[in-house]
RNA sequence: GGGCUCGUAGCUCAGUUGGUUAGAGCGCGUCGCUGAUAACGACGAGGUCGCAGAUUCGAAUUCUGCCGGGCCCA
Numbered sequence: 001g002g003g004c005u006c007g008u009a010g011c012u013c014a015g016u017u018g019g020u021u022a023g024a025g026c027g028c029g030u031c032g033c034u035g036a037u038a039a040c041g042a043c044g045a046g047g048u049c050g051c052a053g054a055u056u057c058g059a060a061u062u063c064u065g066c067c068g069g070g071c072c073c074a
Base pairs, nucleotide, nucleotide: 001073002072003071004070005069006068007067010026011025012024013023019057028044029043030042031041032040050066051065052064053063054062
């Protein structure tokens, strides 16, 4: 330098054919339960979907460029 692949909540990851409100587990907060803790239950907070642009009535999802991680080739 070229090719492929990944980037979504604090962490690990889902997300269907582009469709109206983006989710789970763990973690965190409050409450319940308990003699107390753990466990369990309820509720809640937490997201520029890596960034910019394009296409579209509509983009986490499609296209282009860039940034970062990984693998391969030279």
The prediction has a mean pLDDT of 81. This is a predicted structure of a 74-nucleotide RNA (transfer RNA) from a Phycisphaerae bacterium. The sequence was found in a public genome assembly.